[in-house]
Context: one part of a larger RNA
RNA sequence: UUGGGUUUAAAGGGUCCGUAGGCGGAUCAUUAAGUCAGUGGUGAAAUCCGACAGCUCAACUGUCGAACUGCCAUUGAUACUGGUGAUCUUGAGUACGGUUGAAGUAGGCGGAAUAUGACAUGUAGCGGUGAAAUGCUUAGAUAUGUCAUGGAACACCGAUUGCGAAGGCAGCCUACUAAGCCGUUACUGACGCUGAGGGACGAAAGUGUGGGGAGCGAACAGGAUUAGAUACCCUGGUAGUCCACACCGUAAACGAUGAUUACUCGGUGCUAGCGAUACUGUCAGUGCCCAAGCGAAAGUGAUAAGUAAUCCACCUGGGGAGUACGGCCGCAAGGUUGAAACUC
Numbered sequence: 001u002u003g004g005g006u007u008u009a010a011a012g013g014g015u016c017c018g019u020a021g022g023c024g025g026a027u028c029a030u031u032a033a034g035u036c037a038g039u040g041g042u043g044a045a046a047u048c049c050g051a052c053a054g055c056u057c058a059a060c061u062g063u064c065g066a067a068c069u070g071c072c073a074u075u076g077a078u079a080c081u082g083g084u085g086a087u088c089u090u091g092a093g094u095a096c097g098g099u100u101g102a103a104g105u106a107g108g109c110g111g112a113a114u115a116u117g118a119c120a121u122g123u124a125g126c127g128g129u130g131a132a133a134u135g136c137u138u139a140g141a142u143a144u145g146u147c148a149u150g151g152a153a154c155a156c157c158g159a160u161u162g163c164g165a166a167g168g169c170a171g172c173c174u175a176c177u178a179a180g181c182c183g184u185u186a187c188u189g190a191c192g193c194u195g196a197g198g199g200a201c202g203a204a205a206g207u208g209u210g211g212g213g214a215g216c217g218a219a220c221a222g223g224a225u226u227a228g229a230u231a232c233c234c235u236g237g238u239a240g241u242c243c244a245c246a247c248c249g250u251a252a253a254c255g256a257u258g259a260u261u262a263c264u265c266g267g268u269g270c271u272a273g274c275g276a277u278a279c280u281g282u283c284a285g286u287g288c289c290c291a292a293g294c295g296a297a298a299g300u301g302a303u304a305a306g307u308a309a310u311c312c313a314c315c316u317g318g319g320g321a322g323u324a325c326g327g328c329c330g331c332a333a334g335g336u337u338g339a340a341a342c343u344c
Stems, first nucleotide, its partner, number of pairs: 004315003007298002012312001014201004021194003025088007033081002035077008049065006091191001092188003095184006103177007110154001115149007125136002162169002206247006215241002220236004258311006266289006273282002293300002317344003326337004
């Protein structure tokens, strides 16, 4: 490079937006760049291929032919692709009217529970475990009641439920913001799809500065267990977990399944809208089971891993290794890009 692949064997980028590029709906006209045909020129010789001939044969050599798949010029063709002009509405978008939801940001409020403090009642234990001990407690604990303080999380509803591009999102209320879907077909008239670089977002942990700190709890300490026990169990407990601002940029970031479009036998649920409101029905999403097909099988099966098309990303035996070196990014931790020797 060609070919083949990417759910689970190596392989889909964490997600979206978007630059260049690639690809792109219907009709008419025009052009003739790509494309196709004819003609002319050129495409050195040798080589390669075919025929014949010369050395006893062959290698080798000679003669002739073909070929040299190319380039240039010119004359034509116009289906397709491209350019230009005009038109269209089905793709895409806008408008109007509805509707849905744990979608986002900011602020306010609420009750249950834990903890702590104060007071009261009350007396000898409490707590914890497989069993114990460390621990707390006559300086009055545990338990019960009242009041107060503070932080964090929101029981029931709650569900193969819903929303979001993904990460993710759940008490209630308000403000601001975004989105989908449905209906009417009024408007624009291909404005589209994908997207190398690039940009934005991106769980948890971690980092910086300043707050906050109830519960939980890496590290750490003690008690047990054990042959030992740097663990599992218990009593404590610092970072952290929470908030604001700024970094980090990774996850089994998973549906281990890139995005978009079209088509393809059925059954049965759920969610939102429209239509009926008596059943049909329609559209968007979300589950399960199955036909054909596909698949190494497991399975998948209109939410495809089926049949096709466009664009991007990625794979090429195991280890060495997601390591070394260099570059870029980061305060650091580290991230990203990413080999080779050697070995099986």
The part of an RNA shown here (small-subunit ribosomal RNA, central domain) has 344 nucleotides and comes from an uncultured prokaryote.
Its mean pLDDT, the model's own confidence on a scale to 100, is 88.
The RNAcentral record of the full RNA draws on ENA.